[in-house]
RNA sequence: GGAUGUCUGUCGCCUAAUCGGUUUGAAGACAGACCGAACGGGGGACCCAAAAACUUGGGGUGUAUUCCGUAUGUCCGGAAGGGGUACCUUCUAGCCCUAACCCGUCAGCUAACCUCGUCGGCAUUUUAAGGGACAGAU
Numbered sequence: 001g002g003a004u005g006u007c008u009g010u011c012g013c014c015u016a017a018u019c020g021g022u023u024u025g026a027a028g029a030c031a032g033a034c035c036g037a038a039c040g041g042g043g044g045a046c047c048c049a050a051a052a053a054c055u056u057g058g059g060g061u062g063u064a065u066u067c068c069g070u071a072u073g074u075c076c077g078g079a080a081g082g083g084g085u086a087c088c089u090u091c092u093a094g095c096c097c098u099a100a101c102c103c104g105u106c107a108g109c110u111a112a113c114c115u116c117g118u119c120g121g122c123a124u125u126u127u128a129a130g131g132g133a134c135a136g137a138u
Stems, first nucleotide, its partner, number of pairs: 005138007012122003018037008038118006048108001057106001058103004065080005081098005087131004093125001
């Protein structure tokens, strides 16, 4: 120095919302501009679907829908369904959420192709099994 095994410790979360490079502000944290990758969304043929739609407008992002109490409505409550819960996957239970916004009369799926976004908000309960990365010890 390398390989393998064992033990101990650590790993922030939701969301697509991250990573790298060039350059400028300036020496740095950081910020702006540009480029690329990665992730995510929309539009968009044949075929298929629809035989339908077109003010009761229609559609999109998103888990964020449906039903009941309910009667004119809000509020409130409940149930079902859906989503989140801390490195990753599955399991046990508990807890929490079920919003908000956009297009503008218009869009089924959809290869090529075209196009858009990379914000924002927070703080980690439990049981069992398996797996990964890093550090230290042996």
A computed fold for a 138-nucleotide RNA from a Fidelibacterota bacterium, annotated as c-di-AMP riboswitch aptamer (ydaO/yuaA leader). It was read from a public genome assembly, where an Rfam model found it.